A computed fold for a 468-nucleotide part of an RNA from an uncultured bacterium, annotated as small-subunit ribosomal RNA, 3' major domain.
[in-house]
Context: one part of a larger RNA
């Protein structure tokens, strides 16, 4: 000077408290440990590993294992020789590959040749998801969007250092005011950026429809008001009033206002900490392998299963299940694509095929909700695991190991011990919709809207943090 204290003081945060919904019990999904295995590739391990890298493991991916192959190599540059390329096809083979047949190059040209591509050959070299994240760059997590971290000059101290940055108030804030041997400044805070909420103007097609006709239908004529779209502006600043305060900063209340005191949300992460994570995104030092630790192929594995843990989904029902009828979204995606209508099928889906590079067409049905009926408290008309049979789709290929449909089957489960998590408002809870990845595969992830609460006395205590 820091750090620490079951030292003191002050302050904050869903930290506790007050509430609501969960997890922990069940079944399943998924990740991990362990065990098993020829292999179950590797990494991540308190918070800050465990639906994490992986925004898609049937082959591929793939790094692992077994077997079969190659050795200048699957890939790059350079020398020499050749011009038999591609493609089709026979035989062997699991394929890679080996060996035959058919076939036969392209561009420029000064006609010498040069280049592309392919084959053979020699070596320089290639190659390595091999090791070291405790040799590194880059990137990331975390404390933490916490309010801090520093510097110049001056002053004080022998010095390390101190002061400033402390103190009195105040703030979400080292925010601001006042005091002050300090005076200033920088990185952070805030603002500038995006979005939601109000409004004016400009612009009206593919969007809209008040008036006039018209239609099954904003369908058509028309309209430019409204909605909406998307560009430019305006608006909010404690600006005004009152009270308190030190005449300050500011706090509380009020008016006006669509919105009020950072209006809601996002992006934005200071100096640093953890030898934190990553050599498997990438790059890279050093070490190691070089007929193999490189490369190709087929098949298998990453999907195993006495068990243990994390994260989720579905439930245990009547605020419900089922059947019928009937409303109201937003945000997205679409040419190797989205696919209407019609027909067939109980359905998954199939056939045929209009429209759309999309404010035009399609995905597309929103669901919870409303109305009517039924069930009457049961392991049930709850719950749907598991299993059987028959089908559908994608794809060379669904045995290991995909998804979906129908019929049948109908397990555990009657609200969960100790303990533990999230959330303060359009939030929790609940209900659907979309997208990325993607041939196919979503209970995961990332977005979108619908319905829409309860509680907050307070800061003694638990946890984390800031200042003296």
């Nucleotide at each position: 000077u820091g750090a620490c204290g079951g030292g003191g003081g002050c302050c904050c945060g869903c930290a506790c408290a007050a509430g609501c919904a969960g997890c922990g019990g069940a079944g399943c999904a998924u990740g991990u440990g362990g065990u098993u295995u020829a292999a179950u590739u590797c990494g991540a391990c308190g918070c800050a590993a465990c639906g994490c890298g992986a925004a898609a493991a049937a082959c591929c991916u793939u790094a692992c294992c077994a077997a079969g192959a190659c050795u200048u190599g699957a890939c790059a540059u350079c020398g020499c020789a050749c011009g038999c390329u591609a493609u089709c096809u026979g035989u062997g083979g699991a394929a890679a590959c080996a060996u035959g047949g058919a076939g036969u190059u392209c561009c420029c040209u000064c006609c010498g040749g040069g280049g592309a591509c392919g084959u053979g050959u020699a070596g320089a070299c290639a190659g390595g998801u091999g090791g070291u994240g405790c040799a590194u760059g880059g990137u990331u997590g975390u404390c933490g969007u916490c309010a801090g971290c520093u510097c110049g000059u001056g002053u004080c101290g022998u010095g390390a250092g101190a002061u400033g940055u402390u103190c009195g108030g105040u703030u979400a804030a080292g925010u601001c005011c006042g005091a002050u041997a300090a005076c200033g400044a920088g990185c952070g805070c805030a603002a500038c950026c995006c979005u939601c909420u109000u409004u004016a103007c400009u612009a009206g097609u593919u969007g809209c429809c008040a008036a006039u006709a018209u239609u099954c239908a904003g369908u058509u004529a028309g309209g430019a008001a409204c909605u909406c779209u998307a560009g430019u502006g305006a608006u909010a600043c404690u600006g005004c009033c009152g009270u308190g305060g030190a005449u300050a900063a500011c706090a509380c209340g009020g008016a006006g206002g669509a919105a009020g005191g950072u209006g809601g949300g996002g992006a934005u992460g200071a100096c640093g900490u953890c030898a934190a994570a990553u050599c498997a995104u990438c790059a890279u030092g050093c070490c190691c392998c070089u007929u193999a630790c490189g490369u190709c192929u087929u098949g298998g594995g990453c999907u195993a299963c006495a068990c243990a843990c994390g994260u989720g989904c579905u439930a245990c029902a009547a605020u419900g299940g089922c059947u019928a009828u009937u409303a109201c979204a937003a945000a997205g995606a679409g040419c190797u694509g989205c696919a209407a209508a019609c027909u067939c099928g109980c359905a998954a889906g199939a056939g045929c095929a209009a429209g759309c590079c999309a404010a035009u067409c399609u995905c597309a049905a929103a669901a919870a909700g409303a109305u009517a009926g039924u069930c009457u408290c049961a392991g049930u008309u709850c719950g749907g695991a598991u299993u059987g049979u028959g089908g559908g789709c994608u794809g060379c290929a669904a045995c290991c190991c995909g998804c979906c449909c129908a019929c049948a089957u109908g397990a555990a489960g009657u609200c969960g011990g100790a303990g533990u998590u999230g959330c303060u408002a359009g939030u929790a809870a609940u209900c659907c919709c979309g997208a990325a990845u993607c041939a196919g595969c979503a209970u995961g992830u990332c977005g979108g809207g619908g319905u829409g609460a309860a509680u907050g006395c307070g800061u003694u205590c638990c946890c984390g943090g800031g200042c003296c």
Background:
The full RNA is in RNAcentral, with records from ENA and SILVA.